[in-house]
RNA sequence: GCGCCCUUAGCUCAGUGGAUUAGAGCGCCACGCUACGGACGUGGAAGUCGGGGGUUCGAAUCCCUCAGGGCGUA
Numbered sequence: 001g002c003g004c005c006c007u008u009a010g011c012u013c014a015g016u017g018g019a020u021u022a023g024a025g026c027g028c029c030a031c032g033c034u035a036c037g038g039a040c041g042u043g044g045a046a047g048u049c050g051g052g053g054g055u056u057c058g059a060a061u062c063c064c065u066c067a068g069g070g071c072g073u074a
Base pairs, nucleotide, nucleotide: 001073002072003071004070005069006068007067010026011025012024013023028044029043030042031041032040050066051065052064053063054062
């Protein structure tokens, strides 16, 4: 240089046949329970889906481009 893959909540990931309201586990916060803590139970916060542009009535999902990371190859 070329090819392929990944980027979604603080972390690990699902969703990638275009339309339910963007989700799960762990973590975090509050409350309950407890002598206290942990565990357990209930509730809650947290994401403009890596950036920008395009297609579309409608985009995490399709197209272009840029950035970061990984693998392969001469």
This is a predicted structure of a 74-nucleotide RNA (transfer RNA) from Promineifilum sp. (SeqCode). Taxonomically the source falls in Promineifilum (SeqCode) (Bacteria, Chloroflexota, Ardenticatenia, Promineifilales (SeqCode)). The prediction has a mean pLDDT of 81. It matches the Rfam family "tRNA". By type it is a transfer RNA. RNAcentral holds the sequence, with entries from ENA.